[in-house]
RNA sequence: GAGCUAUCCAGAAAGGUGGAGGGACGGGCCCUGUGAAACCUUGGCAACCUGCCCAGAUGAGAAUCUGGCGCGUGGUGCCAAUUCCUGCUGGUGCGAAAGCACCGGAAAGAUACCGA
Numbered sequence: 001g002a003g004c005u006a007u008c009c010a011g012a013a014a015g016g017u018g019g020a021g022g023g024a025c026g027g028g029c030c031c032u033g034u035g036a037a038a039c040c041u042u043g044g045c046a047a048c049c050u051g052c053c054c055a056g057a058u059g060a061g062a063a064u065c066u067g068g069c070g071c072g073u074g075g076u077g078c079c080a081a082u083u084c085c086u087g088c089u090g091g092u093g094c095g096a097a098a099g100c101a102c103c104g105g106a107a108a109g110a111u112a113c114c115g116a
Base pairs, nucleotide, nucleotide: 003114005112006111007110008109013042014041015040016039017038021031022030023029025087026086027085028084043079044078045077048075049074051071052070053068054067055066056065057064058063083108088105089104090103091102092101093100094099
């Protein structure tokens, strides 16, 4: 670090250092001196990869594949608010209009597994 695929309405915080920002970006709306970011320690959530277990399929076997409201060893990730809401677009309803509400799709972003 281009690109591919999957997921994103669930879940999970205390302490220390630090000292003013943070929630990707714009607009909103929030969080924050009752202490932001960042770093450290400990704890937790989750189940993407790994490992193990169970079932099934294939196979002579080794093994491979599929599934599991299985485990949680190791590697990431995550622990305010749905990705906090929204942005572009299709539809429906309301409205004189501006616009508002709801249901989809896309884009953008995040994370994981790959990866020229």

Overview:
The RNA shown here (SAM riboswitch aptamer (S box leader)) has 116 nucleotides and comes from Holophagaceae bacterium UBA1801. NCBI's taxonomy places the organism under Bacteria, Acidobacteriota, Holophagae, Holophagales, Holophagaceae. Its mean pLDDT, the model's own confidence on a scale to 100, is 88.